[in-house]
The prediction has a mean pLDDT of 86. A computed fold for a 522-nucleotide part of an RNA from an uncultured bacterium, annotated as small-subunit ribosomal RNA, 5' domain.
Context: one part of a larger RNA
RNA sequence: AUUGAACGCUGGCGGCAGGCCUUACACAUGCAAGUCGAGCGCGAACGUUCCUUCGGGAGCUAUUAGAGCGGCGGACGGGUGAGUAACGCGUGGGAAUCUGCCCAGUAGUGGGGGACAACAACCGGAAACGGUUGCUAAUACCGCAUACGCCCUACGGGGGAAAGCAGGGGAUCUUCGGACCUUGCGCUAUUGGAUGAGCCCGCGUCGGAUUAGUUAGUUGGUGGGGUAAUGGCCUACCAAGACAGCGAUCCGUAGCUGGUCUGAGAGGAUGAUCAGCCACACUGGAACUGAGACACGGUCCAGACUCCUACGGGAGGCAGCAGUGGGGAAUAUUGCACAAUGGGCGAAAGCCUGAUGCAGCCAUGCCGCGUGUGUGAAGAAGGCUCUAGGGUUGUAAAGCACUUUCAGCGAGGAGGAAAACGUGGUCAUUAAUACUGACCAUUCUUGACGUUACUCGCGGAAGAAGCACCGGCUAACUCCGUGCCAGCAGCCGCGGUAAUACGGAGGGUGCAAGCGUUAAUC
Numbered sequence: 001a002u003u004g005a006a007c008g009c010u011g012g013c014g015g016c017a018g019g020c021c022u023u024a025c026a027c028a029u030g031c032a033a034g035u036c037g038a039g040c041g042c043g044a045a046c047g048u049u050c051c052u053u054c055g056g057g058a059g060c061u062a063u064u065a066g067a068g069c070g071g072c073g074g075a076c077g078g079g080u081g082a083g084u085a086a087c088g089c090g091u092g093g094g095a096a097u098c099u100g101c102c103c104a105g106u107a108g109u110g111g112g113g114g115a116c117a118a119c120a121a122c123c124g125g126a127a128a129c130g131g132u133u134g135c136u137a138a139u140a141c142c143g144c145a146u147a148c149g150c151c152c153u154a155c156g157g158g159g160g161a162a163a164g165c166a167g168g169g170g171a172u173c174u175u176c177g178g179a180c181c182u183u184g185c186g187c188u189a190u191u192g193g194a195u196g197a198g199c200c201c202g203c204g205u206c207g208g209a210u211u212a213g214u215u216a217g218u219u220g221g222u223g224g225g226g227u228a229a230u231g232g233c234c235u236a237c238c239a240a241g242a243c244a245g246c247g248a249u250c251c252g253u254a255g256c257u258g259g260u261c262u263g264a265g266a267g268g269a270u271g272a273u274c275a276g277c278c279a280c281a282c283u284g285g286a287a288c289u290g291a292g293a294c295a296c297g298g299u300c301c302a303g304a305c306u307c308c309u310a311c312g313g314g315a316g317g318c319a320g321c322a323g324u325g326g327g328g329a330a331u332a333u334u335g336c337a338c339a340a341u342g343g344g345c346g347a348a349a350g351c352c353u354g355a356u357g358c359a360g361c362c363a364u365g366c367c368g369c370g371u372g373u374g375u376g377a378a379g380a381a382g383g384c385u386c387u388a389g390g391g392u393u394g395u396a397a398a399g400c401a402c403u404u405u406c407a408g409c410g411a412g413g414a415g416g417a418a419a420a421c422g423u424g425g426u427c428a429u430u431a432a433u434a435c436u437g438a439c440c441a442u443u444c445u446u447g448a449c450g451u452u453a454c455u456c457g458c459g460g461a462a463g464a465a466g467c468a469c470c471g472g473c474u475a476a477c478u479c480c481g482u483g484c485c486a487g488c489a490g491c492c493g494c495g496g497u498a499a500u501a502c503g504g505a506g507g508g509u510g511c512a513a514g515c516g517u518u519a520a521u522c
Stems, first nucleotide, its partner, number of pairs: 001521003005518005012369006018362002020327001025325003029322003034072003039069002042066001047060005079280003088205007097197002102193008110144001112142002119134006150159003164185006172179002206252003213243003218240008255277004259270004282303005305316004333359001335358003341355001342353004372402004382393004406463001408458005416449001422442007466511005471492003477506005487494002
């Protein structure tokens, strides 16, 4: 000088930041990933109107709620640092790769088919859930046709796609549904880009030699397999290699970096917050789906633990946000809002978002402000001290004259809000003055924070100072008590009857909403 600090005493306000460093210990409860009806079939109730044979029926509610099929997203965002001494990270290169959504280009989007949920009926089960039969739609699934690019090829040839939906509409046709045209969004194939990811290599990356030898898929080759892709990645055969005193192997420790702290620097220490990368998600293993996972809030198996059970069988995973127990010297609210920023889905409105924005708690840190200002000598009283005269506390107080920051009360009051959605115009598109898109203008609105920041007014010095130290180092001295006791102490050392070193008091010194102590680093 510094700290994610803790402890002791004390504590007025604000701004900005930070807040389980220990048990990667166990978790009650709530929330943290949904969304799309402009992909599809089904479809309530409450309420209300009408009819009624009083059983009920019809309409609205209803483009509803609700599950289901299907699509996209749950691989992002958020958490933690257990493991890892490694191409894990950092840095610089490389070639044998993939890449949903996005951008640009090219070509297409024809014609058929059979199912499965939901649903209905029946059945099993305590539950979780499941079974049988029957019906049904699609941007779900499967053939056929076509194939500019594309893939395979022995260069002869061979293989392979698709899906529709919504808005608008003048002719023509119509079974009055639409066909058809057009616009937009989608879909298929392919090329390039962008982004993201996988792989390989050089160099760098802690301690121990009281760890000296290690290695059989081991090192290399050939054939094959596998992968998006190279490769002992895997396999068969062949060869006998490969690494190591420039430290292999083994053991211990550890996430790495940008950075942070310190230091004149070199260096040393460190890796909280923020950012990049990696690894993990109760423990161990595995694959499925998918553009992407071997997947925190998915699946399966095994294990430990907890819970439910009708004992047959089931359910769970906070190292997400809060919160609980435990551990610990020690670390916060079971808060508000999607208003902003960002993300997912959607044509959009919008929905979801414990990301995020805010608020709450804590002097944990840094910074700022205040706790009054001026005047005031009879140098008051009181305290302390004294050589008893005095000295000191001390302009300090009182008194007098002012001020009102901050806190309090009252009133006003920005910015964070730009949009989207409406309306009107221009342009593009088009058969079209529809629709839609771009731009411009304009109206109406959207704030969790929030009793916001800020401003003004009100009243009154009013509500606001402590902590450590005073032998030397080291700024600051006297009295009393104690008597090697009680005690102090960072080092030197104090204390055994005059202690500036112990305890108290008066006085002083230093910092100040803090001050000391302890721990740790330079």

The RNAcentral record of the full RNA draws on ENA, Greengenes and SILVA.
Rfam family: Bacterial small subunit ribosomal RNA.